[in-house]
RNA sequence: CUGCCGCUAGCUCAAUGGUAGAGCAGGGGAUUUUUAAUCCUCGGGCUGUAGGUUCGACUCCUACGCGGCGGA
Numbered sequence: 001c002u003g004c005c006g007c008u009a010g011c012u013c014a015a016u017g018g019u020a021g022a023g024c025a026g027g028g029g030a031u032u033u034u035u036a037a038u039c040c041u042c043g044g045g046c047u048g049u050a051g052g053u054u055c056g057a058c059u060c061c062u063a064c065g066c067g068g069c070g071g072a
Stems, first nucleotide, its partner, number of pairs: 001071007010024004018055001026042005048064005
């Protein structure tokens, strides 16, 4: 320099262009002599950044940033 993959909640990951979700973690409660386990419930996101296409973008396109793999 160049090709490919990835970037979404604190963490690990989902989500055919049509209301952004789950598990774990965290707060509250139930149960228990207490703890653990189990059950119920709550909060937490401008989807890496900036543009474009579209009635509508996490999703499609472009540039950039960060991480990983390969080539020269």
The RNA shown here (transfer RNA) has 72 nucleotides and comes from a Bryobacteraceae bacterium.
Its Rfam family is "tRNA". About the family: Transfer RNA (tRNA) molecules are approximately 80 nucleotides in length. Rfam classes the family as a transfer RNA.
Taxonomically the source falls in Bryobacteraceae (Bacteria, Acidobacteriota, Terriglobia, Bryobacterales).